[in-house]
Context: one part of a larger RNA
RNA sequence: UGUUUGAUGUUUGAGAGGAAGGAUCUUUUAGUACGAGAGGAACAAAGGUUCGGUGCCUCUGGUCAACCGGUUAUCCGAUAGGGUAGGCCGGGCAGCUACGCACUCAGGGAUAAGAGCUGAAAGCAUCUAAGCUCGAAACCCUCCUCGAAAAGAAACAUCAUUGAACUCCCGUAAAAGACGGGUUUGAUGGAACCGGUGUGUAAGCACUAAGGUAACGAGGUGUUCAGCACGCGGUCACCAAACG
Numbered sequence: 001u002g003u004u005u006g007a008u009g010u011u012u013g014a015g016a017g018g019a020a021g022g023a024u025c026u027u028u029u030a031g032u033a034c035g036a037g038a039g040g041a042a043c044a045a046a047g048g049u050u051c052g053g054u055g056c057c058u059c060u061g062g063u064c065a066a067c068c069g070g071u072u073a074u075c076c077g078a079u080a081g082g083g084u085a086g087g088c089c090g091g092g093c094a095g096c097u098a099c100g101c102a103c104u105c106a107g108g109g110a111u112a113a114g115a116g117c118u119g120a121a122a123g124c125a126u127c128u129a130a131g132c133u134c135g136a137a138a139c140c141c142u143c144c145u146c147g148a149a150a151a152g153a154a155a156c157a158u159c160a161u162u163g164a165a166c167u168c169c170c171g172u173a174a175a176a177g178a179c180g181g182g183u184u185u186g187a188u189g190g191a192a193c194c195g196g197u198g199u200g201u202a203a204g205c206a207c208u209a210a211g212g213u214a215a216c217g218a219g220g221u222g223u224u225c226a227g228c229a230c231g232c233g234g235u236c237a238c239c240a241a242a243c244g
Stems, first nucleotide, its partner, number of pairs: 005160007015146004021051008034039001052104005060098004067091005072085005093231001107141003114134004166244001168182004188240003192235004196230004204223005211216001
C1' cells in the first nucleotide's frame, strides 16, 4: 500500500517451522507359563538412571566493580573521616547463573512389510479380482512457536466522533524503533518513613589495661542485635508526570 467507510478489541487457522524426545536399569507379573530336570520368559503396570530439549531461581552452589567489615603502604600535620594501589583478605541481598529446581505421558487416524475374513474367475482351492478386519519408533493429528497479503485477501463484538499518535514519568521491555505500565479521577519514578535484607557491634564518653620513674599507652569491657548501606516490599502526593 492492498483487502472498496473508518477505529478498537477478541478469535479462527489455510499454511510454515520443531526431534522433543532417545537409551537403559530395577521391581511386580514370577521362580509363574514352558520344561523330566537343569533352567526359565512375555503382555501389562510401577519406580529410577543417563543423554538431549524447554522454563525458572524457593532451596544448594558460583559470581556479586551495590554494600558492610578487617588490614598493609602512602597522602590529606595528628584524631575523626577519606583518597590512591579498582591493594590484600572475610562476608554478601537483588540480578545473572548450574553444579540447583520443575516439566518432557498418554491417545487417535490412515497405512508398509506382514496376519487374516468372506470370495469368484477356475462347481474345488485361494488374503484379492469386487468387498472387509488388523498391523510399525516411520506418515497425519494430538504438543510448542509463527501465522489474515490465505487475491476465495476470513469471522465476531462494540463504537461512529469515538479513538489513536506525539510530548512527559517509567519498566515485567529494550542496540534504534518497537513492546508494556502510568500521567493528579494518580502510588508510574524519586525523596521521606516503616518493614525486610547485608555486614557485625560505629564515633564519642566512662571504666579498665601489659609496660613505663613519669608523660603516655596497643588492647579489653559497657553504652550497642550497634553504626552504616540497600537495584527489595509497603505507607505517604513532598517532588516530577505541567500546559499542550